RNA sequence: GGGAGCGUGGCGCAGCGGUUUAGCGUAUCCGCCUCCGAAGCGGAAGGUCGCCGGUUCGAACCCGGCCGUUCUCG
Repeated sequence: GGGAGCGUGGCGCAGCGGUUUAGCGUAUCCGCCUCCGAAGCGGAAGGUCGCCGGUUCGAACCCGGCCGUUCUCG
């Protein structure tokens, strides 16, 4: 340098055009339970889906460029 995959709350992931909103697990915080903790149960906060453009009535989802990362070819 060429090719391919991935980039979604702190962490690990799902979602691949609209009717469900961005959701699940875990972590964090609050409450219940307990003598106190742990576990369990209930709840809360936290994301404008890497960045910038484009397509579309509508984009996390499609297209282009860039950035990061992994694999691969030379």
This is a predicted structure of a 74-nucleotide RNA (transfer RNA) from Irineochytrium annulatum. Rfam family: tRNA. Rfam classes the family as a transfer RNA. The prediction has a mean pLDDT of 81.